[in-house]
Context: one part of a larger RNA
RNA sequence: UGAUGGCGACCCCCCCCACCGGCGGAGCAUGUGGUUUAUUUCUUCGCUGCGCCAAGAACAUCACCAAAUGGGGACGUCCUCUGACAAAUCGAGAUAUAGAUCUUUCCCCCUCGGGGGGCAGAGGGACAGGUGGUGCAUGGUUGUCGUCAGCUCGUGUCGUGAGAUGUUGGGUUAAGUCCCGCAACGAGCGCAACCCUUGUCUUUAGUUGCCAUCAUUAGGUUGGGCACUCAUAGAGAGACUGCCGGUGACAACUCGGAGGAAGGUGGGGAUGACGUCAAAUCAUCAUGCCCCUUAUGAUUUGGGCUACACACGUGCUACAAUGGAUGGUACAAAGGGCUGCAACACUGCGAGGUGGAGCAAAUGCCAUAAACCCACUCUCAGUUGGGAUGGUUGUCGCCAAUUGGCCCCCAGGAAUCGGGAAUCGUUGGUAUUGCUGGAUCACCAUGCUACGGUGAAUACGUUCCCGGGUCU
Numbered sequence: 001u002g003a004u005g006g007c008g009a010c011c012c013c014c015c016c017c018a019c020c021g022g023c024g025g026a027g028c029a030u031g032u033g034g035u036u037u038a039u040u041u042c043u044u045c046g047c048u049g050c051g052c053c054a055a056g057a058a059c060a061u062c063a064c065c066a067a068a069u070g071g072g073g074a075c076g077u078c079c080u081c082u083g084a085c086a087a088a089u090c091g092a093g094a095u096a097u098a099g100a101u102c103u104u105u106c107c108c109c110c111u112c113g114g115g116g117g118g119c120a121g122a123g124g125g126a127c128a129g130g131u132g133g134u135g136c137a138u139g140g141u142u143g144u145c146g147u148c149a150g151c152u153c154g155u156g157u158c159g160u161g162a163g164a165u166g167u168u169g170g171g172u173u174a175a176g177u178c179c180c181g182c183a184a185c186g187a188g189c190g191c192a193a194c195c196c197u198u199g200u201c202u203u204u205a206g207u208u209g210c211c212a213u214c215a216u217u218a219g220g221u222u223g224g225g226c227a228c229u230c231a232u233a234g235a236g237a238g239a240c241u242g243c244c245g246g247u248g249a250c251a252a253c254u255c256g257g258a259g260g261a262a263g264g265u266g267g268g269g270a271u272g273a274c275g276u277c278a279a280a281u282c283a284u285c286a287u288g289c290c291c292c293u294u295a296u297g298a299u300u301u302g303g304g305c306u307a308c309a310c311a312c313g314u315g316c317u318a319c320a321a322u323g324g325a326u327g328g329u330a331c332a333a334a335g336g337g338c339u340g341c342a343a344c345a346c347u348g349c350g351a352g353g354u355g356g357a358g359c360a361a362a363u364g365c366c367a368u369a370a371a372c373c374c375a376c377u378c379u380c381a382g383u384u385g386g387g388a389u390g391g392u393u394g395u396c397g398c399c400a401a402u403u404g405g406c407c408c409c410c411a412g413g414a415a416u417c418g419g420g421a422a423u424c425g426u427u428g429g430u431a432u433u434g435c436u437g438g439a440u441c442a443c444c445a446u447g448c449u450a451c452g453g454u455g456a457a458u459a460c461g462u463u464c465c466c467g468g469g470u471c472u
Stems, first nucleotide, its partner, number of pairs: 008471005016461001020425003026317008034308002064303006073127001077126001078124006086103001088101003092097001106117004129292002132290003138286002140281003143277001145275001150189006156165003169180003195269004200237006206230001209226003214223002240263001243257004319419001323378002326375003335366002340359002344355004391410001394407001396405001433453001436450003
């Protein structure tokens, strides 16, 4: 100077408290450990690993295993030579591959000699190639403390010096935020603001949007209009403790009030200081060094990553009457679309199938939102709760669904009657609950991500537990 303390003082936080709902018990999904295996590829491991890398493992992906194959290569540059390249068919083989037959003879310039370009084959060496090792050689990127309020510098002063001061103190703040004081005076990176979005108003523009007035229609359907709503593209206004009162040190600020759509950072997001953990990543990529070079490189078929006495994490579905089944009937937002979204008609119990208008979309489509509400039924039961498991028949997309997909019909109907110790999230349009879309994507979502609907309870407070900040 730091760090630490079951030292002290002060402060903050879903840290505790209060409340609500979960996890831990059941079934299933998914990840991990372990075990097994020819192989179950690799990474990630307290918080900060475990629905992680993976925004999507049947082949491919693919790195793993078995078998097969060729040997300067599957890919790239240079030199020489030759030729268009290539397509189709046949039988062999699991394929890669090798063989046969047939067809064809590239483009530009041109002095017609030739030159240039791309493609393919042969030869030649230099070399290619590596998801091989080292994240403890590295760049880049990322997590975490933590959106915590801190971390420093110049000059000056003090100290023999390491260093100190400033940055401490009195108040105050979400904040090293601001005020006052002070051997300090200033400054930088952070904080805040500037950015995006949402909430109010004005204004420009009025189609694909809207409809007050006038006609019209089953219907904003059509004429008409742009007043209203609203989308898009903007431009502005508005909130600043600005005003009043109290408190305070005549300060900073704080408490109450007015006006206002909004009040003291209005709500949310992006934004992550100096640094810590030799934190993570050589398997995104790049890269030093080391290693392999008839193999640790390359191609192919099949298998595996999906195994299963078990253990853990994260989720979904439930255990029912605030409910289940059936019928009827309302109200969204945000997105996506040409190898695409597909209305509508016919057909099938259904998943779907056939034909196919319209739409590169405020126009047409995906697309019926569901919980809610109304009517009726079930009457407390392992049930009309619950849907696992396996059976039969089908559908879809794919070269292909046995290992290994999603979905549909029928029958079948397991555990489960609210979960031990322990533990997690949340302070308001939040939790809980019900739905919708998107990325990835041929198919495949209980995961991830975005949207809007319904919509609570509680917070005395800071004694205690965890974490953090300041002084000592």